[in-house]
RNA sequence: UGCCUCGUGGCCUAAUGGUAUGGCGGCUGACUCUGGAUCAGUAGGUUCCAGGUUCGAAUCCUGGCGAGGCAG
Numbered sequence: 001u002g003c004c005u006c007g008u009g010g011c012c013u014a015a016u017g018g019u020a021u022g023g024c025g026g027c028u029g030a031c032u033c034u035g036g037a038u039c040a041g042u043a044g045g046u047u048c049c050a051g052g053u054u055c056g057a058a059u060c061c062u063g064g065c066g067a068g069g070c071a072g
Base pairs, nucleotide, nucleotide: 001071002070003069004068005067006066007065010024011023012022018055026042027041028040029039030038048064049063050062051061052060
């Protein structure tokens, strides 16, 4: 310097254009002498940033930023 892949709650992960999913963790309650385990509920997301396409974008297009890889 060129090319490829990736970026989603605190962490991991799904969603091939139509309400952003699940697990772990957090909080509350039940159970228990207490804790843990179990069960029920609940909060938490400007989907890396800025534009564009579209009735509608996490998803498609352009540029940027960051991470990883390949080549030189």
Transfer RNA from a Bacteroidota bacterium, 72 nucleotides, folded computationally.
The RNAcentral record of the sequence draws on ENA.
Rfam family: tRNA. By type it is a transfer RNA.